[in-house]
């Protein structure tokens, strides 16, 4: 010198890496909705369900729905631009529990915790789900392209290590550095 394992800090993968703030202009939409001396249909309508039961409001002084006319929005999702925090960054998926939706029961939808699984990263094709939407986002299943280890192959270098391309295959509990233990010389 080596070979195995831990523990600890520090880092790459991308110039479209991941997440949040925030600001502007779009889109959602001439939609919801609000008014109408008015037209047509009608007895029932609303409260997350095409659910039951109960509460409560509105309603023949015509609710509701539909046409039309007027006035006319917002959430959320995505662009850009600035900021911050970080490399399981984040996301998704199941199950439990809490809470909020008028109360109960079921189920559904948001928020928040916990355990448990998948996904190294981006882009794209189909196809299902959300969804106003052919936008985005996630799930499957398939390509392309990238980083990263390992094995072959070949070229360079050439004691040796290390360097580059092609190929195959894994996977972030991973890789690289650096420390520190233990074995051994």
């Nucleotide at each position: 010198a080596g070979u195995g394992g831990g523990u600890a800090u520090a880092g790459a993968g991308g110039u479209c890496g991941c997440g949040g703030a925030u600001a502007a202009a779009a889109u959602a939409a001439g939609u919801a909705a609000u008014u109408g001396a008015g037209u047509g249909g009608u007895a029932g309508g609303u409260g997350a369900g095409a659910u039951a039961a109960g509460c409560a409001c509105c309603u023949a002084u015509a609710a509701c729905c539909a046409u039309c006319a007027u006035u006319g929005a917002a959430a959320g999702g995505g662009u850009u631009a600035u900021u911050c925090g970080c490399c399981g960054a984040a996301g998704c998926u199941a199950a439990u529990u809490a809470a909020a939706g008028c109360u109960u029961a079921c189920u559904c939808u948001u928020u928040a915790a916990u355990u448990g699984g998948c996904u190294g990263g981006u882009a794209u094709a189909g196809u299902a789900u959300u969804u106003a939407a052919a936008a985005a986002a996630u799930g499957c299943u398939g390509u392309a392209c990238u980083g990263u280890c390992a094995u072959a192959u070949a070229g360079g270098u050439u004691u040796a290590u290390u360097c580059u391309a092609u190929a195959u295959g894994g996977a972030g509990g991973g890789c690289u550095a650096u420390c520190u233990c233990a074995c051994g010389c």

Predicted 3D model of a 185-nucleotide RNA (Lysine riboswitch aptamer) from Pelagirhabdus alkalitolerans. The sequence was found by an Rfam model in a public genome assembly. The model forms 96% of the base pairs in the Rfam consensus. Rfam family: Lysine riboswitch aptamer. From the family's description: Riboswitches are metabolite binding domains within certain messenger RNAs that serve as precision sensors for their corresponding targets. The source organism's lineage runs through Bacteria, Bacillati, Bacillota, Caryophanales and Pelagirhabdus.